[in-house]
The prediction has a mean pLDDT of 85. Pistol ribozyme, 65 nucleotides, folded computationally.

């Protein structure tokens, strides 16, 4: 410089051609490393359904530093 860690911008950390992790501040939570949005994931509620899932709508870890 590149790819990753849900997307975009920053931090943070791993990795070498793969795309994962026991990394990434500590406890805590299903809530995914952190900060701002998004709201994919999840997670509460309706309604349909071949029983596997699909459509609406609401939430959007928390405390300390």
């Nucleotide at each position: 410089g590149c790819u990753c860690g849900u997307c975009u911008g920053g931090g943070c950390g791993a990795g070498g051609g793969u795309a994962a992790a026991c990394a990434g501040u500590a406890a805590u939570u299903a809530g995914g490393c952190c900060c701002a949005g998004a709201g994919c994931g999840u997670u509460c509620c309706g309604g349909c359904u071949g029983c596997u899932g699909c459509c609406g709508g609401g939430g959007g870890u928390u405390u300390a530093g």